[in-house]
Context: one part of a larger RNA
RNA sequence: GAAUGAACGCUGGCGGCGUGCUUAACACAUGCAAGUCGAACGAGAACGGGAUUGCUUGCAAUCCUUAGUAGAGUGGCGCACGGGUGAGUAACACGUAGAUAAUCUACCUCCAAGCCUGGGAUAACUAUUCGAAAGGAUAGCUAACACCGGAUGAAGUUGCCAGGCAUAAGUCUGGUCAGAUCAAAGAUGGCCUCUACUUGUAAGCUAUUGUUUGAAGAUGAGUUCGCGUACCAUUAGCUAGUUGGUGGGGUAAAGGCCUACCAAGGCUACGAUGGUUAGCUGGUCUGAGAGGAUGACCAGUCACACUGGAACUGAGACACGGUCCAGACUCCUACGGGAGGCAGCAGUGAGGAAUCUUGCGCAAUGGGGGAAACCCUGACGCAGCAACGCCGCGUGAGUGAUGAAGGCUCUUGGGUCGUAAAGCUCUGUCAAUAGGGAAGAAAUCAUCUAUGGUUAAUAUCCAUAGUUGUUGACGGUACCUAUGAAGGAAGCACCGGCUAACUCCGUGCCAGCAGCCGCGGUAAUACGGAGGGUGCGAGCGUUAAUC
Numbered sequence: 001g002a003a004u005g006a007a008c009g010c011u012g013g014c015g016g017c018g019u020g021c022u023u024a025a026c027a028c029a030u031g032c033a034a035g036u037c038g039a040a041c042g043a044g045a046a047c048g049g050g051a052u053u054g055c056u057u058g059c060a061a062u063c064c065u066u067a068g069u070a071g072a073g074u075g076g077c078g079c080a081c082g083g084g085u086g087a088g089u090a091a092c093a094c095g096u097a098g099a100u101a102a103u104c105u106a107c108c109u110c111c112a113a114g115c116c117u118g119g120g121a122u123a124a125c126u127a128u129u130c131g132a133a134a135g136g137a138u139a140g141c142u143a144a145c146a147c148c149g150g151a152u153g154a155a156g157u158u159g160c161c162a163g164g165c166a167u168a169a170g171u172c173u174g175g176u177c178a179g180a181u182c183a184a185a186g187a188u189g190g191c192c193u194c195u196a197c198u199u200g201u202a203a204g205c206u207a208u209u210g211u212u213u214g215a216a217g218a219u220g221a222g223u224u225c226g227c228g229u230a231c232c233a234u235u236a237g238c239u240a241g242u243u244g245g246u247g248g249g250g251u252a253a254a255g256g257c258c259u260a261c262c263a264a265g266g267c268u269a270c271g272a273u274g275g276u277u278a279g280c281u282g283g284u285c286u287g288a289g290a291g292g293a294u295g296a297c298c299a300g301u302c303a304c305a306c307u308g309g310a311a312c313u314g315a316g317a318c319a320c321g322g323u324c325c326a327g328a329c330u331c332c333u334a335c336g337g338g339a340g341g342c343a344g345c346a347g348u349g350a351g352g353a354a355u356c357u358u359g360c361g362c363a364a365u366g367g368g369g370g371a372a373a374c375c376c377u378g379a380c381g382c383a384g385c386a387a388c389g390c391c392g393c394g395u396g397a398g399u400g401a402u403g404a405a406g407g408c409u410c411u412u413g414g415g416u417c418g419u420a421a422a423g424c425u426c427u428g429u430c431a432a433u434a435g436g437g438a439a440g441a442a443a444u445c446a447u448c449u450a451u452g453g454u455u456a457a458u459a460u461c462c463a464u465a466g467u468u469g470u471u472g473a474c475g476g477u478a479c480c481u482a483u484g485a486a487g488g489a490a491g492c493a494c495c496g497g498c499u500a501a502c503u504c505c506g507u508g509c510c511a512g513c514a515g516c517c518g519c520g521g522u523a524a525u526a527c528g529g530a531g532g533g534u535g536c537g538a539g540c541g542u543u544a545a546u547c
Stems, first nucleotide, its partner, number of pairs: 001547002004544001006543005013393006019386002021351001026349003030346003035077003040074002048065008084304003093229004098224003103221002108217002111214003116150004125140006156181003159176007186209006195202003230276003237267003242264008279301004283294004306327005329340004357383001359382003365379001366377004396426004406417004430488001432483005440474001445469002448466006491536005496517003502531005512519002
């Protein structure tokens, strides 16, 4: 000099864009942060309103409506994303470049083939019942795209056979005409030519969508190899599933991953083993560079979710707001037993030098569900607080010498603050008040029209184009105009040398200063005050830590 997620002292006008628990991965009150689908399914209230009847005239019963609504339940998809933190980890964790002839992949895209026929339950519900609660138990009823059989099998998997490539493991291709094995589900809209009757339904036809199997793609993931990645040798030897082989098991998948047997190997001064510290990277800061330091925010990746362990479900987890077990802690209890997990967003206590609102909205972007409308979304978009940082603007401009008054100083002549002020003439940024007022919105959807496709159809549906309508948290915000008035807006540090800037008074090795050298013991430009000056300026200094 540059720089910081900074803190402290004094001071503080406005705006834009960012940033904001670096400490206790300490404990957490309260609210919210993951739901959605009635176009998969069976069932289904109440308050309120109306009517009728009864009579004890303000109550009871019944019916209609509320309403196939609310809220539950079965089922599907999602909850493995998004969001947080950095404890652990010195390692295939990360970075980089590969391998998978050793693998999987829900939803999505495209292609091919199919969707035939049966069955038994169960929740909800009802009844009984246990418990303080959390939560159960028994009996009965019922549905499905829930669950379980049978049939079919293009393709797939697997067995066998043949061939190509290959040293081999293996891999690729073909064959199998009775080798084996594996599938399903419907829903909604429209029509009435044909069939049936109960005349608006069933079947049928048709459109959309879903479902099953397989091939390919896309995406994501698993496994694995080379190289690189901190310090300590006052850590020198470490290792028995250890190193390799064979057989077997296990996995989506290679492998001591596991197991039986056999062999005795494997690593190591190019630092094994042990210990300490630490998430890694793109980057960031500094520096001419080489390098050094660092890993907040943003992005990629890994790990973790009160502590330790385990599996279940699933395409995917050994799962932050799931389950089970153990532990510590907190809470409820009728003492028998139960409930909980903010390293999500706010917020509280504690710790600390120190770090924000228990805000608004799904309008935009994105995500989940749904055919859609729409619902959910503390992701996100915004607003609030903080000079914490960077950037921009303002606190006025011109003129004005009786060089006013006053302060300070003085050799008593003067000098200086100083064109500074006052005065005069202007301007109106910002702030204030009033008026006008955007962009961020395009879609979806609805309506109507046209064209094309499907079809028996002019219905419906699908596609494309167009018309009109609807949607803004921020927010009456940005911006513009007007009004009046210089009015509301300057401090901080320093002045011995380094280092820009000097005098007076007080003090008298005292009080004090100090980054280094050093000042102070009666004329202190170094202490304290004043006047003056210098530097930076809504900041200025100090401290910490980096180059």